[in-house]
Context: one part of a larger RNA
RNA sequence: GGACGAACGCUGGCGGCGUGCCUAACACAUGCAAGUCGAACGAGAUCCAACCAGUGGCAACACCGGGGACGAUCUAGUGGCGAACGGGUGAGUAACACGUGAGGAACCUGCCCCGAAGACCGGGAUAACCCUCCGAAAGGAGAGCUAAUACCGGAUGCCCCCACCGAGCCGCAUGGCUUGGUGAGGAAAUGGAUUCCGCUUCGGGAGGGCCUCGCGGCCUAUCAGCUAGUUGGUGAGGUAACGGCUCACCAAGGCAUCGACGGGUAGCUGGUCUGAGAGGACGAUCAGCCACACUGGGACUGAGACACGGCCCAGACUCCUACGGGAGGCAGCAGUGGGGAAUCUUGCGCAAUGGGCGAAAGCCUGACGCAGCAACGCCGCGUGCGGGAUGAAGGCCUUCGGGUUGUAAACCGCUUUCAGCAGGGACGAAGAUGACGGUACCUGCAGAAGAAGCUCCGGCUAACUACGUGCCAGCAGCCGCGGUAAUACGUAGGGAGCAAGCGUUGUCC
Numbered sequence: 001g002g003a004c005g006a007a008c009g010c011u012g013g014c015g016g017c018g019u020g021c022c023u024a025a026c027a028c029a030u031g032c033a034a035g036u037c038g039a040a041c042g043a044g045a046u047c048c049a050a051c052c053a054g055u056g057g058c059a060a061c062a063c064c065g066g067g068g069a070c071g072a073u074c075u076a077g078u079g080g081c082g083a084a085c086g087g088g089u090g091a092g093u094a095a096c097a098c099g100u101g102a103g104g105a106a107c108c109u110g111c112c113c114c115g116a117a118g119a120c121c122g123g124g125a126u127a128a129c130c131c132u133c134c135g136a137a138a139g140g141a142g143a144g145c146u147a148a149u150a151c152c153g154g155a156u157g158c159c160c161c162c163a164c165c166g167a168g169c170c171g172c173a174u175g176g177c178u179u180g181g182u183g184a185g186g187a188a189a190u191g192g193a194u195u196c197c198g199c200u201u202c203g204g205g206a207g208g209g210c211c212u213c214g215c216g217g218c219c220u221a222u223c224a225g226c227u228a229g230u231u232g233g234u235g236a237g238g239u240a241a242c243g244g245c246u247c248a249c250c251a252a253g254g255c256a257u258c259g260a261c262g263g264g265u266a267g268c269u270g271g272u273c274u275g276a277g278a279g280g281a282c283g284a285u286c287a288g289c290c291a292c293a294c295u296g297g298g299a300c301u302g303a304g305a306c307a308c309g310g311c312c313c314a315g316a317c318u319c320c321u322a323c324g325g326g327a328g329g330c331a332g333c334a335g336u337g338g339g340g341a342a343u344c345u346u347g348c349g350c351a352a353u354g355g356g357c358g359a360a361a362g363c364c365u366g367a368c369g370c371a372g373c374a375a376c377g378c379c380g381c382g383u384g385c386g387g388g389a390u391g392a393a394g395g396c397c398u399u400c401g402g403g404u405u406g407u408a409a410a411c412c413g414c415u416u417u418c419a420g421c422a423g424g425g426a427c428g429a430a431g432a433u434g435a436c437g438g439u440a441c442c443u444g445c446a447g448a449a450g451a452a453g454c455u456c457c458g459g460c461u462a463a464c465u466a467c468g469u470g471c472c473a474g475c476a477g478c479c480g481c482g483g484u485a486a487u488a489c490g491u492a493g494g495g496a497g498c499a500a501g502c503g504u505u506g507u508c509c
Stems, first nucleotide, its partner, number of pairs: 001509004006505005013381006019374002021339001026337003030334003035081003040078002043075005051066002054063003088292003098216007107209003112205007120154004129144001131142004159186002162183009191197002218264003225255003230252008267289004271282004294315005317328004345371001347370003353367001354365004384414004394405004418450001420445005428436001453498005458479003464493005474481002
């Protein structure tokens, strides 16, 4: 000098765009953050015409009670899809976690796209509902009825899988690909709507995931030896799959000064800051990957989880209780307490973009789009412009002549950015739909009107005098100032620098 997610002191006009718990992965009141489909299914509720009865009326009809067609709307439950995405955090992790480059002849893949073939015949249940009962509640037990794109059995098999017997081609080992025959096994919802959407099997694709390996990136030797599933083999189990992944048996191996093992620290990267570069430091915001979800463990469901707003067990903590027993998990968005030098609103909207479900209308979406607060940062703008000497007054200094503040002010003329007031008023939306927002922007009006501070002035380092003080009070980044003329302390005048900021502190280069 540059930089900062900064803080502190003094000061503070406006706008745009960003950024905002770095500390206690501390504890959390309250609200919201994941639902959707009635075009899968039974059932229920509400509305509604005809019709029947009553009251009033001569009648038309009006009111009221019942009744419920065609339908419309709603939804607790069964069922489907989603809830494994999106959002948060950085605790753990020195590891194939990450980055990069390869390999998988050892693998999986819902929704989506392409291609091929198909969906035949049956069955038994169960929630909801009704009844009875238990419980303070959370909830639960028993009996009865019913539906499906829920569940089950059988058939068929383009095809798939397995076993055996062959043939051809190929390879980086185990082997792979194509194909013939025999045998065993394996589907479905022809369901819902009447544009269509779905169901089953197989092959391929896209995107996603899983596994293995080479190389790369912290400190420590005041850590020198480490290791029994340890290293390898055979067999078995397990997995989507390879594998000591697990197990039985057998062998005695495996790693290490090219740093094993141990200890400390740490999410990794694209990048950011600095630097001429090499390098050094860092890893907020944004993006990719990983890990975690009160702490520890476990599996279930599923294409996908060992699952933040799912389940079970244990633990700590909090809450309810009729004392028998129950409920909970903000490292989602706001917000509260606490910790701290320190970090925001319990806001608006689904209008846009994106996501889930749905045939669609649409519903949901604290993702997101916006607004609010904060000079926290960057950038831009303003606080006026021109004239004006008797160089006014006042202040300060003075050798008392004057000098300086200083064209500075007053005064004269002009302008009106920004802010203010009034009128108009968007783009963002494609046919409808705009939270932002009567915002941006445009036009008009008034009036210099509402808008300057902070630090420094001994040298380094740009800027000097007076008074006060008297090694006191104090200053200070280093050198050093202050003990009676202090340009170094304090105040004033003057000056220098930067400017809605200026200084200080901390950290990195």

The prediction has a mean pLDDT of 87.
Small-subunit ribosomal RNA, 5' domain from a Microthrixaceae bacterium, 509 nucleotides, folded computationally.
Its Rfam family is "Bacterial small subunit ribosomal RNA".
The sequence was found in a public genome assembly.